Context: one part of a larger RNA
RNA sequence: UCCGUUUGAGGGAACUCGGCAAACCAGUCCCGUGCCUUCGGUAGAAGGGAUCCCUGCUCUUGUGGGUGUAUGCCUGCGAGAGCAGGGCGCAGUGACUAGGAUGGUCCGACUGUUUAACAAAAACAUAACUAUCUGCUAGCCCGUAAGGGUGUGUACAGAUGGUGACGUCUGCCCAGUGCCAGUACUUCAAACUCUGUUCCAACGGAGCUAAGAGCUGGUAAACGGCGGGAGUAACUAUAACUCUCUUAAGGUAGCGAAAUGCCUUGUCGUUUGAAUGACGACCCGCAUGAAUGACGUAACGAGAUCGUCGCUGUCCCCAGACGGAGUCCCCUGAACACUCUUCCUGGUGCAAAGGCCAGGGUUUUCCAGUGGGAAGUGAAGACCCCGUGAAACUUUACUGUAGUCUGUAGUUGUGAUGCACGUUUGGAUAUGUAGCGUAGGUGGUAGCCGCUCGAAGUCGCGAUCGUCAGGUCGCGUCUAGGCAACAAUGAAACACCACUUUUCUGGAUUUGCAUUGCUUACUCCCGAAAGGGCGGACAGCUAUUGAUGGACAGUUUGGCUGGGGUGGCACACCGAUGAAACAAUAUCAUCGGUGACCAAUGGUUGGCUCAGCCGGGUCAGAAAUCCGGCGUAGAGUUCAAGAGCAAAAGCCAGCCUGAUUGGAUUCUCAACAGCACAGGAUCCAAACGCGAAAGCGUGGUCUAGCGAACCAGAAUACCUCCUUGAUGGGGGUUUCUGAUGACCGAAAAGUUACUCCGGGGAUAACAGAGUUGUCGCGCCCGAGAGCUCCUAUCGACGGCGCGGCUUGCUACAUCGAUGUCGGCUCUUCCUAUCCUGGGCGUGCAGAAGCGUCCAAGGGUGAGGGUGUUCACCUAUUAAAAGGGAUCGUGAGCUGGGUUCAGAACGCUGUGAGGCAGUUUGUUUAAUAUCUACUGGAAAUGCUUGAUGUCUGAGAGGAAGGACCUUUUAGUACGAGAGGAACGGAGGUUCGUCGCCACUGGUCUACCGGUUAUCCGACAGGGUACGCCGGGCAGCUACGCGAUAGGGGAUAAACGCUGAAAGCAUCUAAGCGUGAAGUCCUCCUCGAAAAGAGACAUCACGGACGCGAGCAGAAGACUCGGUCGAUAGAGCAGGGGUGUACGCGCAAAGGCAACGAUGCGCUCAGCCUGCUGCUACUAAGAGUCCGGA
Repeated sequence: UCCGUUUGAGGGAACUCGGCAAACCAGUCCCGUGCCUUCGGUAGAAGGGAUCCCUGCUCUUGUGGGUGUAUGCCUGCGAGAGCAGGGCGCAGUGACUAGGAUGGUCCGACUGUUUAACAAAAACAUAACUAUCUGCUAGCCCGUAAGGGUGUGUACAGAUGGUGACGUCUGCCCAGUGCCAGUACUUCAAACUCUGUUCCAACGGAGCUAAGAGCUGGUAAACGGCGGGAGUAACUAUAACUCUCUUAAGGUAGCGAAAUGCCUUGUCGUUUGAAUGACGACCCGCAUGAAUGACGUAACGAGAUCGUCGCUGUCCCCAGACGGAGUCCCCUGAACACUCUUCCUGGUGCAAAGGCCAGGGUUUUCCAGUGGGAAGUGAAGACCCCGUGAAACUUUACUGUAGUCUGUAGUUGUGAUGCACGUUUGGAUAUGUAGCGUAGGUGGUAGCCGCUCGAAGUCGCGAUCGUCAGGUCGCGUCUAGGCAACAAUGAAACACCACUUUUCUGGAUUUGCAUUGCUUACUCCCGAAAGGGCGGACAGCUAUUGAUGGACAGUUUGGCUGGGGUGGCACACCGAUGAAACAAUAUCAUCGGUGACCAAUGGUUGGCUCAGCCGGGUCAGAAAUCCGGCGUAGAGUUCAAGAGCAAAAGCCAGCCUGAUUGGAUUCUCAACAGCACAGGAUCCAAACGCGAAAGCGUGGUCUAGCGAACCAGAAUACCUCCUUGAUGGGGGUUUCUGAUGACCGAAAAGUUACUCCGGGGAUAACAGAGUUGUCGCGCCCGAGAGCUCCUAUCGACGGCGCGGCUUGCUACAUCGAUGUCGGCUCUUCCUAUCCUGGGCGUGCAGAAGCGUCCAAGGGUGAGGGUGUUCACCUAUUAAAAGGGAUCGUGAGCUGGGUUCAGAACGCUGUGAGGCAGUUUGUUUAAUAUCUACUGGAAAUGCUUGAUGUCUGAGAGGAAGGACCUUUUAGUACGAGAGGAACGGAGGUUCGUCGCCACUGGUCUACCGGUUAUCCGACAGGGUACGCCGGGCAGCUACGCGAUAGGGGAUAAACGCUGAAAGCAUCUAAGCGUGAAGUCCUCCUCGAAAAGAGACAUCACGGACGCGAGCAGAAGACUCGGUCGAUAGAGCAGGGGUGUACGCGCAAAGGCAACGAUGCGCUCAGCCUGCUGCUACUAAGAGUCCGGA
């Protein structure tokens, strides 16, 4: 020193983030017990009293015995309850065991569960409430399937989700997203049917059509959501009221600076001396709010938070003691780590050096400590960035896959009914005008029908069609003819027959659809089986179609960037500047543009001259059109800017399409590597335009106006393949169109604090460095104010600096790691001085101030709330100054804050998640190698050695700082009120040094009391320092003592003499005064002070070994050593404790035995680290080394 234990005066939480830790309390019995309450609790509430030993007695009771019949008595062994008397101690649950209590608030109802090894919680669970699904071959879940679980259960059941006891309640919104239901109609896959001028293929088209979607509704204890602006009341303020915009609805009840409130330490009240705390209120709630439940709530909580009482070493302020480790010796003996021959200061340097430079220091070695440094050790930084890294998670990212739904086909049979298409077969139907008439078409033809098997017609009823004229049919009545031809009309003439068209209707039949039966496939149940039963061509299964589909999978999720993100585009182009007179040239540099437009705004030929101003001129004005003049461009030129342009490149007109096709060279893009697209220039050829011609013309006066491959489409009809009688289809050449703007062009969203890997100081956060806008502090000028007066004091507008404390900027060092805020502890430095000291000025009478100069010796404190630094507050004070030292200091501490993993609130996000928002919780390593420092030793040197005494170069110190009272003195001063000083005296406080007579603490030497237990008749002991009461020496503070002054040289300042400069002047020469500052005086160390000192004495000295110590970690130091009191022992004294054992007597009582205890012998006994005395014992005998 560490770990563990223990005691503490006075104070009593002042400590601290926080009473952390410790202490207090504690068992049992009796008394007593509040608020609140779900009436159970709270409650061991709180708060009091008792508790031991001895003696005697009473009562209850278990079990034996006796008596012998008494709901008894006596007696033995017990188990309890009580009463009375006596007694001792500081203390009687005497040790051990063994709740501190209470009040307010938040959260969660409770008991319970959880992150084995950093989170025990407010998280999870829970009873209870609620929603949804499910009728059993259920639903849900596992499985490819077979099969299985729930369950051998059956809606009072099972599954899934939400809320979370209980009490009072649970508002509005269905627009969005889900879910559920419906669906005339729309859309819609495969299959099927039809279809493309003709076979086939390919490629199409149409029809029909499921789920889904559209569409219509419902649903919020589904996911979720729940406004703004004006005005208004007779003080003001506010707004019950009114207006307006708007929504799906606009937040109701309740609660509210809250686990939710930014601003914020909101405001008020209570609590405190003081409160960023707590509680109660208020309410414009950044951003409360109703089963993502709201608000209450007794009880409960190793939960969070604030008070109070008690208690204490948490603290003021530390002191003592004990045990263990360690320290010392011997033996054994790792790991980590390891380039070294390893000083300080300043500088330099990749910007923080033991090593470089300069200066200083340094004789060598060892031991114990401390932890400043080695940007110490440990771990290829977890923060940050990067990687066309990874993983996990999410979703309305992309692409898929299970699953689910769905149509079709197969497994798959047999009926009935209805409907539809087709085929077939009846019946009916058909109105232009004219015409008797409602003439379907064509053909045949001159007859046909009827005569009781009922013609025509009338009348009645009914059905059907209808162009409203009528037609056809059926039934009844009546009874013998009717129709056609002919004629007329007309395109056509229905007597009759055949074929046929439109529309309607009936029958048969194939197929399909719908509904409904059957049983044999198939399924399920019963049964050993045979078989029976329910279901049933459905379901299931197989194949295929469409829909849905983070349940699952694979991936993607750009770049630049004064870190990254957010923002922006500086990502493709054009003009100008930057750009430094060829060209080229960067920045998230500056100023601006482009992604078009034009069939004329193009080509050519010819002609003309603009803007503006002046003069003239009807309406006519400053500006209209007209005339004249001047007019180098001040206009115009499609659009930016620059360059350019006047018989034009501008303006007008005529005719045109060169805004055409093919080819070549060259330039720019694009560093004489390469590079596409795009663009420009020139030439050749073709065919053209204009012009008389020369010529000009390959768009716009020039520089922007753009896009690869694949794929798709179009043009060309040129090449080729297959096939055909002919077609038709595919591929290719040339050209055009469709876009990639991240613009030489992937098809592509997020989160990670649960994270991981590889890298980076190429790049951020801390600290350093540079800079110093900002910050802090000065200076200059002096407008102004200060009654007057710039400068007693203050100082605008401006200007110039210094510092390197704030905040920035930069990204230089560090990412194979330099531990990050605040506090505690401890040291040192600066001065721009807060106090104390010395001055000057004053708008200084005194006192108190204000400003300033010198001055860093010393001092600069205690509390409240807050993690705070800071800031605020309280009471003091001479003052409660500011800063640096890696924002000094984590191999020194703490860990409240920040900044991992858990959890909650508000906000945000569809979500995973996120938030310089809040809240609660959360592992701080180590044996010190070097250096450094604090101490302790050994060796050598110092020119013979030794012993002793000094000097003092040098080093260290603050050894003192400050205040109060009093005196001077109620004096100086002052009208008064007030009110000093030089000097003196006494005290206080802080600091320093020392001490232990006193006071106090401790005192595990010691003495005593007492508990439990063991040995023991007793006595006396052991164990827990058992606990408790005392306490010498020693060590100590809370105790005591000391802590003057003087001198030298100076600072600011004040002077003397005194010139330069005949004066003046403190200065230039010279001489003074003058401060807590500085140097001495004072204290400590200090011959290793290499310049290694001096003096005295001696010729021997030292070590080991021995006895010791008030000395001491080990060494060392000091004393003693028989010529001796060094230690022990003995004796005496002093001191501590408190009256020993034994014996005698007394003692409440009891028949007695017995009996706690008391008194006396006894200020006893025991002990003694102190003092003295006494050689009884032991310091014996000796050994070794160096030297003249």
Source information: Large-subunit ribosomal RNA, half B from a groundwater metagenome, 1188 nucleotides, folded computationally. The RNAcentral record of the full RNA draws on SILVA. Rfam family: Bacterial large subunit ribosomal RNA.